[in-house]
Predicted 3D model of a 686-nucleotide part of an RNA (large-subunit ribosomal RNA, domain II).
It is recorded under the gene name rnl.

Context: one part of a larger RNA
RNA sequence: GCCGGCGACUUAUAGGAAAUGGCUUUGGUUAAGAAAUACUUCGGAGCCUUAGUGAAAACAAGUUUUAAUAGAGCGAUUUGUCAUUUUCUAUAGACCCGAACCCAGGUGAUCUAACUAUGACCAGGAGGAAGCUUAGGUAAAACUAAGUGGAAGUCCGAACCGACUAAUGUUGAAAAAUUAGCGGAUGAGUUGUAGUUAGGGGUGAAAUGCUAAUCGAACCUGGAGCUAGCUGGUUCUCCCCGAAAUGUGUUGAGGCGCAGCAAUUAAUGAUGAAUGUUUUAGGGGUAAAGCACUGUAUUGGUGCGGGCUGUGAAAGCAGUACCAAAUCAUAGCAAACUAAGAAUACUAAACAUUAUCCCAUUAAUAAGUAAGACAGUGGGGGAUAAGCUUCAUUGUCAAGAGGGAAACAGCCCAGACCAUUAGCUAAGGUCCCUAAAUAGUUACUAAGUGUUAAAGGAGGUGCGAAUACAAAAACAAUCAGGAGGUUUGCUUAGAAGCAGCAAUCCUUAAAAGAGUGCGUAAUAGCUCACUGGUAUAGUGUUUGUGCGCCGAAAAUGAUCGGGACUAAGUAAUUUACCGAAGCUAUGGGAUAUAUGUUUAAACAUAUAUCGGUAGGGGAGCGUUCUGUUUUAGGGUGAAGUAUUUUUGAAAAAAUAUAUGGACAAAACAGAAGUGAGAAUGUCGGU
Repeated sequence: GCCGGCGACUUAUAGGAAAUGGCUUUGGUUAAGAAAUACUUCGGAGCCUUAGUGAAAACAAGUUUUAAUAGAGCGAUUUGUCAUUUUCUAUAGACCCGAACCCAGGUGAUCUAACUAUGACCAGGAGGAAGCUUAGGUAAAACUAAGUGGAAGUCCGAACCGACUAAUGUUGAAAAAUUAGCGGAUGAGUUGUAGUUAGGGGUGAAAUGCUAAUCGAACCUGGAGCUAGCUGGUUCUCCCCGAAAUGUGUUGAGGCGCAGCAAUUAAUGAUGAAUGUUUUAGGGGUAAAGCACUGUAUUGGUGCGGGCUGUGAAAGCAGUACCAAAUCAUAGCAAACUAAGAAUACUAAACAUUAUCCCAUUAAUAAGUAAGACAGUGGGGGAUAAGCUUCAUUGUCAAGAGGGAAACAGCCCAGACCAUUAGCUAAGGUCCCUAAAUAGUUACUAAGUGUUAAAGGAGGUGCGAAUACAAAAACAAUCAGGAGGUUUGCUUAGAAGCAGCAAUCCUUAAAAGAGUGCGUAAUAGCUCACUGGUAUAGUGUUUGUGCGCCGAAAAUGAUCGGGACUAAGUAAUUUACCGAAGCUAUGGGAUAUAUGUUUAAACAUAUAUCGGUAGGGGAGCGUUCUGUUUUAGGGUGAAGUAUUUUUGAAAAAAUAUAUGGACAAAACAGAAGUGAGAAUGUCGGU
């Protein structure tokens, strides 16, 4: 891991509610206890009800308040009570499993820590302290030398004790070892035996270490089923309804209380409710807009006041390309600006539609929810970032299957009672994969654009608009001319159309600048403007718009889902078809309501409904045991086991065959150790 067994809303008392039953036209019922003891009979104390009001005395269909006979509050209009069942609450372990802890009483120092008593042990080697002896030395000492001597938490190194490094080992040989090295090894040494210290404690050369593989407080038993706002688990079927992830308060934020939303039961409300791109009447101060107000702010005019300059003895006077109040004109901005002001929304009414519906309110019982997610719209925060965060509003998911978006909770279409190899459609599609158009018409695109993106860039190309020139010949091309005064004046080494400055006239002409560019040291040379010829019909400029182009770089091999496509791309339009659990058709079932038949929960018809998590309500199936009835059955084969077939909407039930070898079914009631796939469940097997 798998298989099998076991495994979780119980029981008691009190109370609330509902259903059912008994008795009730004032009543219902006993408790303790007694008798009988298998049933039952006594027992009326007490409780509820039959009258309320008041704090109470008290009064009473009234009463309280009050000075009141006023007014006002609560009452007076009559069905209760006792059981049983279900459900909820309270008290108890209270659906089951699960702590870490806390407290009490005991047991431990055979491990280990320290200490006490009494014993034991430390191969070998090195080195050579004090002291002593002798000699030298001295007045005597000191001192020197040679010997002797054998000290020390001395040295090297086994046993012994330890544990610094590495490898192995890591379901080990071992719940701490092995191997190779390593430290101490006469000492604060090691060790045997016996003993002492005990948990709010001991012991500790001190690490919160050790105190029997247990230590920031040992172990055992008990309080104890501690408590757990936490995690996990919680077992048969079908039918009806069906949420929430919000507000508020909270030592509150992953918990609770109240409200909101759901369920069940009942009552009331057609003057109710919902819907409407119908009509009418309202208030508003948002969007947009605007600048009279509050602020902010652009330019110009006038220039209160100030600065600066001049003048003067001073008062003052004059000036000012400085600053600048206020005002005028001009152009803006605003969530906390508004003289003015939408659409929606909201309120009210009319009208229409809905009529088993729907909606609202009230009463009673009694749940879940209070982590929400994304998308569209309007805002705040953030960077007008986030699959970000926080509000409002709508939708979907949550709790929603089906079709589309290649795949894809939250997007688009659409809400699954069951069956059908029937039909029509939605979104989306119709070349092949792949159901349906290789459909029609008119255009565009040449980029594989389609099948990612900006500022910016460009004689890409289509469709417009305005304007200029043009048969008196334009634009482009080609042939020819493009001259003279003059090398204009100045400047300059030079300046001759063409370094620079100034000026920019006249003539000849069809036309030709005191010169558009190249060029020279300066000239020269080439060319342009301008003009004529040839040839010929459109040619420029500005601007709007459709579709394209460049701009365009990412990490394993590329991509529109793929193949591929010049339409099978894009825009507009037309007609077909495909396409869902939508709608329809045919058959069937269930629920609710109405009507009819009717004893009826039965039958028939009609209408509507039948997705569903948390959760509420209803109806059933099965298991074990008990009672009643018939004992139906059973060695001519019970239960059980395996398989087949049939029935039912399901839980399930029945038949047949084989096995098995002695019990056991059904109907109607009753009582529960009553249903397993999950709990790191538990026991057994494998």